[in-house]
The RNA shown here (transfer RNA) has 72 nucleotides and comes from Plantactinospora endophytica. Lineage of the source: Bacteria > Bacillati > Actinomycetota > Actinomycetes > Plantactinospora. The coordinates come from a structure-prediction model, not an experiment, and the mean pLDDT is 82. It matches the Rfam family "tRNA". By type it is a transfer RNA.
RNA sequence: GCGGUCAUAGCUCAACGGAAGAGCGCCUGGUUUCCACCCAGAGGACCGGAGUUCGAUUCUCCGUGGCCGCUC
Numbered sequence: 001g002c003g004g005u006c007a008u009a010g011c012u013c014a015a016c017g018g019a020a021g022a023g024c025g026c027c028u029g030g031u032u033u034c035c036a037c038c039c040a041g042a043g044g045a046c047c048g049g050a051g052u053u054c055g056a057u058u059c060u061c062c063g064u065g066g067c068c069g070c071u072c
Stems, first nucleotide, its partner, number of pairs: 001070007010024004018054001027041004047063005
């Protein structure tokens, strides 16, 4: 330099183009003499910029970053 792949919550991961979710963790309450377990609830994210579309996490382009491979 070229090709492929990935980027969503604190972590690990979902989401036919049509209301952004789960598990764990954190916080609050319940339960308990206390803690743990358990139960209920709250908060929390689409890598950046353009384009297509009535509508984009999803499709297209450019960029950024991670991983893998190829060439020199």